[in-house]
RNA sequence: UAACUGAGAGUUUGAUCCUAGCUCAGGGUGAAUGCUGGCGGCGUGGAUAAGGCAUGCAAGUCGAACGGGUUUAGACCCGUGGCAGACGAGGUAGUAACACGUAGGAACGUACCCCAAAGUCGGGCAUAUUCCGUCGAAAGACGGUGCAAUUCCCGAUAGUCUCUAAGGAGUAAAGAUUUAUCGCUUUGGGAGCGGCCUGCGUAAUAUCAGCUAGUUGGUAGGGUAAUGGCCUACCAAGGCUAUGACGUUUAGGGGAGCUGAGAGGCUGACCCCCACCGAUGGAACUGAGAUACGGUCCUUACUCCUACGGGAGGCCGCAGUCGAGAAUCUUCCGCAAUGGACGAAAGUCUGACGGAGCGACGCCGCGUGAUGGAUGAAGUCCUUCGGGACGUAAACAUCUUUUAUGAGGGAUGAAGUUUUGACAGUACCUCAUGAAUAAGGGGCUCCUAACUCUGUGCCAGCAGGAGCGGUAAUACAGAGGCCCCAAGCAUUACCCGGAAUCAUUGGGCGUAAAGGGUGCGUAGGUGGCGUUGUUAGUCCUUUCUUAAAUUCUCCGUGCUCAACACGGAGGCUCGAAGGGAAACGGCAAUGCUCGAGGAUGUACGAGGUACGUGGAACUCAUGGUGUAGGGGUGAAAUCCGUUGAUAUCAUGGGGAACACCACAGGCGAAGGCAGCGUACUGGGACAUUCCUGACACUGAGGCACGAAAGCGUGGGUAGCGAAUGGGAUUAGAUACCCCAGUAGUCCACGCCCUAAACCAUGUUCUCUAGCUAUAAGGAGUAUCGACCCUCUUUGUGGCGAAGCUAACGCGUUAAGAGAACCGCCUGGGUAGUACGAGCGCAAGCUUAAAACUCAAAGGAAUAGACGGGAAUUCGCACAAGCGGUGGAUCAUGUGGCUCAAUUCGUAGGUAAGCGAAGAACCUUACCAGGGCUAGAAACCUAGCUGCACGCCUCGGGAAACCGAGGAAGCCUUCGAGGGUGCUAGGCAGGUGAUGCAUGGUCGUCGUCAGUUCGUGGCUUGAGCUGUUCCCUUAAGUGGGGAAACGAACGCAACCCCCGUUGUCUGUUUUAUAUGUCAGGCAAGACAGCUCCCUCACGGGAGAGGAAGGAGGGGAUGACGCCAGAUCAGCAUGUCCCUCUGAUGCCCUGGGCUGCACACGUGAUACAAUGGGCGCGACAAAAGGAUGCAAUACGGUAACGUGGAGCAAAUCCCAAAACGCGUCCUCAGUACGGAUAGAGGUCUGCAACUCGACCUCUUGAAGCUGGAAUCGCUAGUAAUCGUAGGUCAGCCAUACUACGGUGAAUACGUUCUCGAAUUUUGUACUCACCGCCCGUCAACUCAAGGGAGCCGGGAAUACCCGACGCCCGCGUUUAUCGCGGUCCACGGUAAGUUCGGUAACAGGGAGUAAGUCGUAACAAGGCACGGGUAGCGGAAGCUGCUCGUGGAACAAUUCCAUG
Repeated sequence: UAACUGAGAGUUUGAUCCUAGCUCAGGGUGAAUGCUGGCGGCGUGGAUAAGGCAUGCAAGUCGAACGGGUUUAGACCCGUGGCAGACGAGGUAGUAACACGUAGGAACGUACCCCAAAGUCGGGCAUAUUCCGUCGAAAGACGGUGCAAUUCCCGAUAGUCUCUAAGGAGUAAAGAUUUAUCGCUUUGGGAGCGGCCUGCGUAAUAUCAGCUAGUUGGUAGGGUAAUGGCCUACCAAGGCUAUGACGUUUAGGGGAGCUGAGAGGCUGACCCCCACCGAUGGAACUGAGAUACGGUCCUUACUCCUACGGGAGGCCGCAGUCGAGAAUCUUCCGCAAUGGACGAAAGUCUGACGGAGCGACGCCGCGUGAUGGAUGAAGUCCUUCGGGACGUAAACAUCUUUUAUGAGGGAUGAAGUUUUGACAGUACCUCAUGAAUAAGGGGCUCCUAACUCUGUGCCAGCAGGAGCGGUAAUACAGAGGCCCCAAGCAUUACCCGGAAUCAUUGGGCGUAAAGGGUGCGUAGGUGGCGUUGUUAGUCCUUUCUUAAAUUCUCCGUGCUCAACACGGAGGCUCGAAGGGAAACGGCAAUGCUCGAGGAUGUACGAGGUACGUGGAACUCAUGGUGUAGGGGUGAAAUCCGUUGAUAUCAUGGGGAACACCACAGGCGAAGGCAGCGUACUGGGACAUUCCUGACACUGAGGCACGAAAGCGUGGGUAGCGAAUGGGAUUAGAUACCCCAGUAGUCCACGCCCUAAACCAUGUUCUCUAGCUAUAAGGAGUAUCGACCCUCUUUGUGGCGAAGCUAACGCGUUAAGAGAACCGCCUGGGUAGUACGAGCGCAAGCUUAAAACUCAAAGGAAUAGACGGGAAUUCGCACAAGCGGUGGAUCAUGUGGCUCAAUUCGUAGGUAAGCGAAGAACCUUACCAGGGCUAGAAACCUAGCUGCACGCCUCGGGAAACCGAGGAAGCCUUCGAGGGUGCUAGGCAGGUGAUGCAUGGUCGUCGUCAGUUCGUGGCUUGAGCUGUUCCCUUAAGUGGGGAAACGAACGCAACCCCCGUUGUCUGUUUUAUAUGUCAGGCAAGACAGCUCCCUCACGGGAGAGGAAGGAGGGGAUGACGCCAGAUCAGCAUGUCCCUCUGAUGCCCUGGGCUGCACACGUGAUACAAUGGGCGCGACAAAAGGAUGCAAUACGGUAACGUGGAGCAAAUCCCAAAACGCGUCCUCAGUACGGAUAGAGGUCUGCAACUCGACCUCUUGAAGCUGGAAUCGCUAGUAAUCGUAGGUCAGCCAUACUACGGUGAAUACGUUCUCGAAUUUUGUACUCACCGCCCGUCAACUCAAGGGAGCCGGGAAUACCCGACGCCCGCGUUUAUCGCGGUCCACGGUAAGUUCGGUAACAGGGAGUAAGUCGUAACAAGGCACGGGUAGCGGAAGCUGCUCGUGGAACAAUUCCAUG
């Protein structure tokens, strides 16, 4: 001191930081809706149609004011009179106002109440009810007779009262009663209540800027209780307004309520105070008080009655009803209490009030049981099948009775001794019965507490946001489990909070939204150093006030507690008055000089205006020379030129702009300003410190200036040049390029007023490290004078401390630290648009929204990727070469076509002589047909069998298979067991689907040199550094430097083969020796040596050497990329097919070989560097027993017969190109061998579809191959043969290996392709096969315009003028008649404003994968953008001017480093 006290999260991105919006978690409600519902207490309940209302009640009372009537009496009724009816109760329509709140004021009234004083005398006239008569349906009305009062009238009195010229004049009363007393009249005072006035506070809107004639004031009069233009007459011309008048829209105000840390924001239910209203509008009467909710009159609308002539009515009182609505109660009881009216009182009245009823509408309290209870029952769910969960939960046992039900008793509330209780036989107490009567709602992806199964399959659906769902959904639906709250729980709507998201507390404006285009300056705001005085700001203090209730704090009390209610104390930001202070601020006065201004001097400059003038270039004209081209482009063409162009010379004319100087430079407020000269003129700077003495700063409105384009009038027009025409380009080309060319560009005058009008950075002042350059000046030093140097002021640049910033960056020229003032911002789109207004000749400019829609839009930076960006480097990438492919025929694979089937997969590179290292059957997965069904093969269980399986014969059949018959018969320890077969049950089987569910394996970038980590450092962070840089390398190889130091996977090396040598062993060879050879172990190569370059690493040349700078080759493939390939090699999740016969299994035959065509890979050729024939040589590496096979013989040959030798350094298969000789002589041939015919051989169960080989014959295309394209850098290409695997055979020309012969070329990195590193731009990140713009077409939605049509509001002018107050006149003096002013309603007229609707036209937004193009993002392929103008299907294009928010390159300059 009375306060107790401040939380965030999700969502923009590949990721990050920031900005910014959206959404959520909290609290609340007079609520409503959905599901559910045991009890009690206390509260609360027509928010919409101030829409309409049936019925009943809600205001009467007094016989102690009076008359009459009825009655046996108590008593009752009607009327006069008095008081009340102006309260109470209800509602919030109107009202933006003295309505309300608060603080004050003076010119007032006041019935009932209190105090005081005085008085209360005398007389009179009426009248209602009643009675008689009349009219009317009624409501009601009229005439006559007659009676009373606390009704009315007259007179008297009059101190106090009123008026007054201060002499005087005028004004009152009511009685009742036995007393007492209650009344009545007058006056003064009081209390309470009311009327009036004033300061301050009191919503939105300027797309409402001017409003006002009773308007503002005065005088006089009227009027009122009272002041006052309140009203009237006259006079004056005032009054209000940017501190928001006037208008429009909305709205009762306050105490208070909700929320919030607070400041605030929102609200005005219930309770209290005030105001206003009473079906609409108006008016007065009565009265103390009303312009009167349950009184009167008129009007309008509506409803009702009616005999049609006339009448009646007002629930926004309590209940209740209809209507509208998401929605809001009983036609209850009682005056017992509290309060009110009347009364002397008893008492009467009181839908105020006290109570009860209905509604979980809210707050609070209680309960739906407690304790024990494991075989952890059953059941359900899940499961890894073991189990786990529901779960001590249940059952069961014991106990209790709040609640419920029943019974008995039974209040306080009564104030008052007697009588008096609606609530209520209620609260409460006692007893009894019996766990008995009592649990749901929402949720479970994240925010946000809580998870599994099944179904579904971008469907159905969910959703507050983000987002889930396309076959494994914790997000849909169901189930089980779990979480939260609980007689409730959720949802919807609205308010505050979170939101610092309107920011006073407490935000911003270089690039995110946001600095006005610039200056001058009005109002306003702010203001230097002193002194004095004063003080409405400010501060202190006192007093009054801030109704009660409420909230809050403390202390208590009453309901069993609580909610609730009550008592006491405190507190409650405001306002007013009194006193005080004088630091700050204000005001007044006075002074000062440092702010500001002036003066003097000096220098400076594309500052401005006007006039004059110069040269170069261009163009035109004329003339000369001269001849065929010129011009233009990427290349061309249109175009000009033999009527002489271009070129060149001369002369003349014309207009526009001013090279060099020239600059990072200068001047100006900005826009902007450039040849030279003159005139006029603005400005700042420096120096001096002479003058004034705060004269200052900023600046809403206002005024002025304001590039280019554009507009008007008149000139001018050389060049350039929107539009336009032509030529190209192109798919098109309304463009880019070219040839022309009009407005315009120029001048004068007048408009327009916008720009990326930018430093995207308002103006002014103060403070806060420096270094450097430059422009203008000054001082010092120096000098004869300068230059130089140092210091200093002002301006213009660069880099940078601190600091700031989201970062980029800024940094004494601040975006730093402060002060003053102005302008502006508050998500994106719609939109700087619509409407309105102002300005403009127009174009248009300024001001400036909403509906609707989205969850983002955006800034800076990071890592990638990409670029028709840059730099560097590498690669048979290009180039230089050699040989091919593409043309022919054939082989083979693929597509396509065909087919009963032509099984399947593979698809740019990275598929296509690939899977397939062997499709006649088999393979085989495909097709046709025939068969089997627990299966062809596997395991388990049970039974049978004790014959194993099986074999043989016969029949059917294409076979598989089916049917029938027969023979022999297992081991054994004789218990059984093992094994076989059959049957039955579990199950098998599947080359069926998904390679986008997977494992494994592989391709590719690529044998490219990269990819990362730990620690440390830097950054808010993503991330960076390391790994960048320089030199070097094949290499992230090595070295140097460096906020890095190390390390890992890759590179290299270690491994294998080849090349040289030594040595050991020794099968074979041979006669031995030897050691070709094979194997083992060693050696050798390391930039080791010399020279040159180099800091080093390393590079170049040479020697030696078999080999030289990695000696050649192989194996070895980082992190990763392509949802790359493979479910058909294998494995495997899920799905699918299988006792009525299959997607499984068996068999026969066919197909995979099909052929108009297209493509890939190869073989053979086109010949003479060749072909044929003959003769003669030389390998390596493999293989060989179901094998290789020699010599020999037969056959033309394939091959056959035959079999030596060999399980192999021993034997065999087994060489060709080549050499020598000869023929062919350039031709479709003695090249080429396809195709075809005939005859054969071999393999195999079987060569028809569909094998290979041999012989004879046949002898096609093809004479070197278009566009295009492939391989190769040395023992390589090219060329020649050989072998192997698979394999019965072979479609092998393939593949994998082996050796023989054996070249050419590389200047070089401009270009193509690929790759690497660095850098740059980016609107891309599914990453350029990206993103993305506009028209058109279709559908939907909202808003604006709109010929018109319809409705509402307010006001103006005029007409009519009810009731009524007031005024006047008249008479028969009355409740009279007539007239007048004012005025409601109504009408007429022209506008104004708001809204509804609308043909039509235009734009906007959103939708499925529509159409046309490609504008933007990279230099986006013509850099983009702003303003303006023209044009075009559309994005857009072009002209002029401006910006960089443009890449790359070059030059200059500045800065940094060397």
A computed fold for a 1458-nucleotide RNA from a Candidatus Kaiserbacteria bacterium, annotated as small-subunit ribosomal RNA.
Its mean pLDDT, the model's own confidence on a scale to 100, is 83.